[in-house]
Molecule: transfer RNA
Organism: Bacilli bacterium
RNA sequence: GCUGAAAUAGCUCAGUUGGUAGAGCAAUCGUCUCGUAAGCGAUAGGUCGGAGGUUCAAUCCCUCUUUUCAGCA
Numbered sequence: 001g002c003u004g005a006a007a008u009a010g011c012u013c014a015g016u017u018g019g020u021a022g023a024g025c026a027a028u029c030g031u032c033u034c035g036u037a038a039g040c041g042a043u044a045g046g047u048c049g050g051a052g053g054u055u056c057a058a059u060c061c062c063u064c065u066u067u068u069c070a071g072c073a
Base pairs, nucleotide, nucleotide: 001072002071003070004069005068006067007066010025011024012023013022019056027043028042029041030040031039049065050064051063052062053061
């Protein structure tokens, strides 16, 4: 330099032939217990790496770009 993959909640990851984003763990509160842990219930937490475009509507499609990983040279 070229090609491909990944980027989504604090962490690990889903998601959808385009229709106002979810799980587990962690956090907070409650319940249970003599108490703690575990269990159970609830709550909060995200402008889906960034910018632009297409569309009534974009995490999803197109272009550029950033970071990481892999391969080729």